[in-house]
RNA sequence: CAACGUCUUCAGGGCGGGGUGAAACUCCCCACCGGCGGUAGGCUGGCAAAUGCCGGCGAGCCCGCGAGCGCCUGGCGAGCCAGGGACAGCAGAUCCGGUCGAAUGCCGGAGCCGACGGUCAUAGUCCGGAUGAAAGAAGACUCGC
Numbered sequence: 001c002a003a004c005g006u007c008u009u010c011a012g013g014g015c016g017g018g019g020u021g022a023a024a025c026u027c028c029c030c031a032c033c034g035g036c037g038g039u040a041g042g043c044u045g046g047c048a049a050a051u052g053c054c055g056g057c058g059a060g061c062c063c064g065c066g067a068g069c070g071c072c073u074g075g076c077g078a079g080c081c082a083g084g085g086a087c088a089g090c091a092g093a094u095c096c097g098g099u100c101g102a103a104u105g106c107c108g109g110a111g112c113c114g115a116c117g118g119u120c121a122u123a124g125u126c127c128g129g130a131u132g133a134a135a136g137a138a139g140a141c142u143c144g145c
Base pairs, nucleotide, nucleotide: 001144005141006140007139008138009137010136016030017029018028019027031125032124033114034113035065036064037063038062042057043056044055045054046053047052060112061111068090069089070087071084072083073082074081075080076079094110095109096108097107098106116128117127118126
């Protein structure tokens, strides 16, 4: 210097107001929220003073990932439990104008999207699996050089 190894810690936000109704945080109107890695022309700190170097933040809808469902395997008390990750599925959503050599990322505007089960009534925001799991982040140690 540093793993494709081991361990530790961490790792998701949001219904406020009004309407209808017997009943809705579930419908309707207004509102609110945005995990992780990548991409980078924005913002920002330090050094330097050459347009250079180092760092921080920076996309829900561009590319990919994660949990859930499904799927596959096993068990049995047969619809639940455990495991898998080979994944092809559910499964997501962006345009217009501006600037520019270049923008789906910047600026302005208008849109759109959101697992499964539950529920006096249909849920991104309530309750539940979940004191779970996990993309990954940080750190310690080791192999190796």
A computed fold for a 145-nucleotide RNA from Paludibacterium purpuratum, annotated as FMN riboswitch aptamer (RFN element). Its Rfam family is "FMN riboswitch aptamer (RFN element)". Gene Ontology term of the family: FMN binding.